[in-house]
RNA sequence: GCGCCUAUAGCUCAACGGAUAGAGCGGCGGUCUUCGGAACCGCAGGUUGCAGGUUCAAUCCCUGCUAGGCGCA
Repeated sequence: GCGCCUAUAGCUCAACGGAUAGAGCGGCGGUCUUCGGAACCGCAGGUUGCAGGUUCAAUCCCUGCUAGGCGCA
């Protein structure tokens, strides 16, 4: 330099172009317990990497860029 893949919550990951973007773990609160843990219940937490485009509607499709990974040279 070229090609391919990935980027969504603190972490690991879901999400036919269409409902308010969800789950597990973690965090906080509560029930329980002498206390803690476990268990159960609830709550908070998101500019879906950045900038544009297509569309009535984009996490999803297209273009460029950035970062990471793999391969080739």

Predicted 3D model of a 73-nucleotide RNA (transfer RNA) from a Candidatus Chisholmbacteria bacterium.
The prediction has a mean pLDDT of 80.